[in-house]
Molecule: transfer RNA
Organism: candidate division NPL-UPA2 bacterium Unc8
RNA sequence: GGGGCUGUGGUCGAGCGGUUUAAGAUUCCUGACUGUCGAUCAGGAGGUCGCGGGUUCAAAUCCCGUCAGCCCCGCCA
Numbered sequence: 001g002g003g004g005c006u007g008u009g010g011u012c013g014a015g016c017g018g019u020u021u022a023a024g025a026u027u028c029c030u031g032a033c034u035g036u037c038g039a040u041c042a043g044g045a046g047g048u049c050g051c052g053g054g055u056u057c058a059a060a061u062c063c064c065g066u067c068a069g070c071c072c073c074g075c076c077a
Stems, first nucleotide, its partner, number of pairs: 001073007010026003018057001027045006050066005
């Protein structure tokens, strides 16, 4: 230098253009239960979907650019 994959709550992670809300787990908070803690159960909080732009009636999803990480190939030494 060329190509590919990945990026989504604090953490892990589903989604692959369309029903009104972006699943689930974990973490955190509150309550129930318990002599207490833990466990269990119930409820709640938590999201610029890496960033910018474009296409579309509609974008986490498609396209372009860009950033970061990982992998493969090439070049120089």